Source information
This is a predicted structure of a 101-nucleotide RNA (FMN riboswitch aptamer (RFN element)) from a bovine gut metagenome.

[in-house]
RNA sequence: CUUCGGGGCGAGGUGAAAUUCCUCACCGGCAGUAUAGUCUGCGAGCGAAAGCUGAUUCGGUGAAAUUCCGAAACCGACGGUCACAGUCCGGAUGGAAGAAG
Numbered sequence: 001c002u003u004c005g006g007g008g009c010g011a012g013g014u015g016a017a018a019u020u021c022c023u024c025a026c027c028g029g030c031a032g033u034a035u036a037g038u039c040u041g042c043g044a045g046c047g048a049a050a051g052c053u054g055a056u057u058c059g060g061u062g063a064a065a066u067u068c069c070g071a072a073a074c075c076g077a078c079g080g081u082c083a084c085a086g087u088c089c090g091g092a093u094g095g096a097a098g099a100a101g
Stems, first nucleotide, its partner, number of pairs: 001101004010024004025087002027076002029042004037074002045052002056072005078090003
C1' cells in the first nucleotide's frame, strides 16, 4: 500500500397500535489460552478529559478445558418508533480490534 474485516424475530397471544410487551424461537467481533458471547486483554459504545462500560454454574473426560461433552442458566451501546427493541430503521456505502497478501 491492497483486499478482507458482526450475526439474529420464525410461530402464537394481548392490543387501536408492538419484528419493541407476554410464551416459545433465533444470534454471538478480534487476540491469548485445550476449541470461549459469560476467563484475561482489545475493539465497538459513552465522556471535554480523567475515565466508565454486560453476562456461568454443576457434572464428566483429560497431563492440561469457567473453552470440549452432558445439563441447567445468564448477557447484550446510542438515537428513532402509533407501544418498552441484542434481532426493525438510523449514524454506517462509516470506523475499528485485527486477518491475509